[in-house]
Context: one part of a larger RNA
RNA sequence: UGGCGGGGACCUGCACAAGCAGUGGAGCAUGUGGUUUAAUUCGAUGAUACACGAAGAACCUUACCAGGGUUUGACAUGUUAAGAAGUUUUCUGAAAGGAAGAUGUGCCUUAAUUGGAACUUAACACAGGUGGUGCAUGGCUGUCGUCAGCUCGUGUCGUGAGAUAUUGGGUUAAGUCCCGUAACGAGCGCAACCCUUUUUUUUAGUUGUUUUCUAAAAAUACUGCCGGUGAUAAAUCGGAGGAAGGUGAGGAUGACGUCAAGUCAGCAUGCCCCUUAUGUCCUGGGCUACACACGUGCUACAAUGGCCAAUACAACGAGUAGCAAGCUUGCAAAAGUAAGCAAAUCUCUAAAAGUUGGCCUUAGUUCGGAUUAUAGACUGCAACUCGUCUAUAUGAAGCUGGAAUUGCUAGUAAUCGCCGAUCAGCUAUGCGGUGGUGAAUACGUUCUCAGGUCUUGCACA
Numbered sequence: 001u002g003g004c005g006g007g008g009a010c011c012u013g014c015a016c017a018a019g020c021a022g023u024g025g026a027g028c029a030u031g032u033g034g035u036u037u038a039a040u041u042c043g044a045u046g047a048u049a050c051a052c053g054a055a056g057a058a059c060c061u062u063a064c065c066a067g068g069g070u071u072u073g074a075c076a077u078g079u080u081a082a083g084a085a086g087u088u089u090u091c092u093g094a095a096a097g098g099a100a101g102a103u104g105u106g107c108c109u110u111a112a113u114u115g116g117a118a119c120u121u122a123a124c125a126c127a128g129g130u131g132g133u134g135c136a137u138g139g140c141u142g143u144c145g146u147c148a149g150c151u152c153g154u155g156u157c158g159u160g161a162g163a164u165a166u167u168g169g170g171u172u173a174a175g176u177c178c179c180g181u182a183a184c185g186a187g188c189g190c191a192a193c194c195c196u197u198u199u200u201u202u203u204a205g206u207u208g209u210u211u212u213c214u215a216a217a218a219a220u221a222c223u224g225c226c227g228g229u230g231a232u233a234a235a236u237c238g239g240a241g242g243a244a245g246g247u248g249a250g251g252a253u254g255a256c257g258u259c260a261a262g263u264c265a266g267c268a269u270g271c272c273c274c275u276u277a278u279g280u281c282c283u284g285g286g287c288u289a290c291a292c293a294c295g296u297g298c299u300a301c302a303a304u305g306g307c308c309a310a311u312a313c314a315a316c317g318a319g320u321a322g323c324a325a326g327c328u329u330g331c332a333a334a335a336g337u338a339a340g341c342a343a344a345u346c347u348c349u350a351a352a353a354g355u356u357g358g359c360c361u362u363a364g365u366u367c368g369g370a371u372u373a374u375a376g377a378c379u380g381c382a383a384c385u386c387g388u389c390u391a392u393a394u395g396a397a398g399c400u401g402g403a404a405u406u407g408c409u410a411g412u413a414a415u416c417g418c419c420g421a422u423c424a425g426c427u428a429u430g431c432g433g434u435g436g437u438g439a440a441u442a443c444g445u446u447c448u449c450a451g452g453u454c455u456u457g458c459a460c461a
Stems, first nucleotide, its partner, number of pairs: 001461002003458003007455007015445002019408005026299008034290002042053002064285007073126001077125007086103007107116002128274002131272003137268002139263003142259001144257001149188006155164003168179003194251004199219007222245001225239005301401001305360007317348003322341002326337004367398001372393007414437007
């Protein structure tokens, strides 16, 4: 100087407390461990792995396994030699490929049977590797933590390591600001600048048009005003005006560093290793196994509910290999036909919870929907392993969940639908958005956890 303490003081945080809703029990979905397997590819593993990489494993993807092939190679550049490229038939094969034939002489250029582009074949340099090492690395990322810290120059003090500044008195969300002061200044952070939202104005606008909306530019909030407290300071408390008040709300933004944290499988890359194979092509299988254990979710256990009928109100988005109205058929999934729309014009698009009326009356039920059977629909070369959806039948567990444990302070929690990416299809109950309805509670900081500042002890560095 740091680190640590079941030392101290002060402060902060959904950290506790006060509340609300959950998880832990059930079924299912999904990830992981384990086991199994020819293979169940690989990575991630306390917090900081486990609906994570994966914004979508039937083939492909795919890296794994079995089998069948191939060796200048699936891909790149160069050299040499030969040939136009290509089209097509037969045999063999699961395909990849292999074998044998048929046909064919193009383009640019040149005096030329020359040269060139592209492609094919043969040979050689070389390619290739999701093989190893994240403890050789770059880049990127997580975490402490959006915590308020981390440093530098000069000066001063100290033999020196270092100290001071950065401590102290107040204050703040903040090393924020004020005052004091052997320090004076400065930098990276904080804040502001950026985006969205809330209010108003102006301008413009067709496809929109009553108020609106769209999108561009402005304005607005600064403790500016008043009063109290305070060191006459910083600030804080109350008030006015105001759409909004003290950072208005949300986002983006992550200091010096820590964890030899994560990633060589996104990419790049040193070294090592493979080179008739650890490369590469194909078919099939596997990644979807299943005694079990854990994480994350969805659906429920019902009457603040379930079912039937009628009826009301959104926002964000997406669309031409696309979204598809309407009409017809079908109980339905869907099919047929087909208008419009590269979209403020057309379509997806019905919002759902809600409201009104009716039935159910506390039951394992008109709750709950797992599981199973049959018949269909769709996508796609192809749904057996292994897709989704529909109809009919079936109708399991489950009557609110032990110890323990999670999230959340306001348009939040809870609850209700809708949209999108990926995508042929989908295992999405995931993820990212969007609007509708819309609470309770916070006395407080004794305790738990984490962090910050000062101080103190130390058999620690």

A computed fold for a 461-nucleotide part of an RNA from Phacus paraorbicularis, annotated as small-subunit ribosomal RNA, 3' major domain. It matches the Rfam family "Bacterial small subunit ribosomal RNA". RNAcentral holds the full RNA, with entries from ENA and SILVA. The prediction has a mean pLDDT of 81.